[in-house]
RNA sequence: GCGCCGAUAGUACAAUGGCAGUAUAAUGCCCUUCCAAGGCAUUGAUGUGGGUUCGAAUCCCGCUCGGCGCA
Numbered sequence: 001g002c003g004c005c006g007a008u009a010g011u012a013c014a015a016u017g018g019c020a021g022u023a024u025a026a027u028g029c030c031c032u033u034c035c036a037a038g039g040c041a042u043u044g045a046u047g048u049g050g051g052u053u054c055g056a057a058u059c060c061c062g063c064u065c066g067g068c069g070c071a
Base pairs, nucleotide, nucleotide: 001070002069003068004067005066006065007064010024011023012022013021018054026042027041028040029039030038047063048062049061050060051059
């Protein structure tokens, strides 16, 4: 330099173009003599800039970062 894959919550991952969800973590409450475990609830995210579309996490292009391969 070229090609391929990836980027979503603090962390690990889902999500047929139509309400962004699960687990865990955090916070609060319940339970317990207390702690742990358990139960309930709450908070929290689509790398970035454009394009297509009535509508984009999803499709297309550029950029950034990471991984793999070729040279």

Notes
Transfer RNA from a Candidatus Woesearchaeota archaeon, 71 nucleotides, folded computationally. It matches the Rfam family "tRNA". Its mean pLDDT, the model's own confidence on a scale to 100, is 83.